[in-house]
Predicted 3D model of a 164-nucleotide RNA (FMN riboswitch aptamer (RFN element)) from a soil metagenome. The RNAcentral record of the sequence draws on MGnify. The prediction has a mean pLDDT of 76.
């Protein structure tokens, strides 16, 4: 560097109500790297996303005018541009390639957003262990406000293990 596999848990019971696993009582859960063993210490992980980058699309029809060294111009309809080079053709008003721009889809991720802890004990050392009491929880949806239901997600990620 590449490949493969793995990679998140959780409202029992009750109250109110037309309606709530969303409110109230109560119950219950804790990704990942670091560090004395951590949801709440320092980072990372779902959302948004710039520069960058890959692929695709940028057309068709009708009417009118104009022109021959030309392949042009105008109008209308529908979401639907433009510039350059080369080639081709005396036919008609084309093709190829490239650039810019716009749109669609993907990759990538600078950056933005993003919660919570104290006391006592042991110890060289713990906001991590032991005891006690607290606290926190993305986005969208919902007959009624969600860490726990449903959905994006049979996705993706922090990362872990193995192989070449």
């Nucleotide at each position: 560097a590449c490949c493969u596999u793995c990679g998140g848990g959780g409202c029992a019971g009750g109250g109110u109500g037309c309606a709530a696993u969303u409110c109230c009582c109560g119950a219950u859960c804790g990704g990942u790297g670091g560090u004395a063993c951590a949801g709440c210490c320092c980072g990372c992980g779902a959302g948004c996303a710039a520069u960058u980058u890959u692929g695709g699309a940028g057309u068709g029809c009708a009417g009118g005018a104009g022109c021959u060294u030309g392949c042009u111009c105008c109008u209308g309809c529908a979401u639907a541009u433009u510039c350059g080079a080369c080639a081709g053709c005396a036919a008609g008003c084309u093709g190829u390639c490239g650039g810019a721009c716009u749109c669609c889809a993907g990759a990538g991720g600078a950056g933005c957003a993003u919660g919570a802890c104290u006391c006592g004990g042991u110890g060289c050392g713990a906001u991590u262990c032991c005891g006690a009491g607290g606290c926190c929880g993305a986005c969208a949806g919902u007959u009624a406000u969600a860490g726990u239901c449903u959905g994006g997600a049979u996705a993706g990620a922090a990362g872990a293990a193995g192989g070449u």